[in-house]
Molecule: SAM riboswitch aptamer (S box leader)
Organism: uncultured Aureispira sp.
């Protein structure tokens, strides 16, 4: 700078009060928040393969309550 962001996809372990970017709200959370590990999954992008597409795989990034949770934010993410 370009594009995307109404689809998709968690279990254990360790930790012990936070989290959901901010504000305001609404909501998750000791039936156990964050980080951290290990496993597993998903398939945005890239890549690879193809019968060229509403396929496959899953090497690289990413992601795995809620439409980017909701409104506002010349805002935030993530990919090239």
């Nucleotide at each position: 700078u370009u594009a995307u962001c109404g689809a998709g996809a968690a279990a254990g372990g360790u930790g012990g009060a936070g989290g959901g970017a901010c504000u305001u709200g609404c909501c998750c959370u000791g039936a156990g928040a964050a980080a951290c590990c290990u496993u597993g999954g998903c398939a945005a992008c890239c890549u690879g393969c193809u019968g060229c597409u509403u396929g496959c795989a899953a090497g690289g990034u990413g992601c795995c309550a809620a439409c980017u949770c909701a409104a506002g934010c010349c805002a935030g993410a993530u990919a090239a």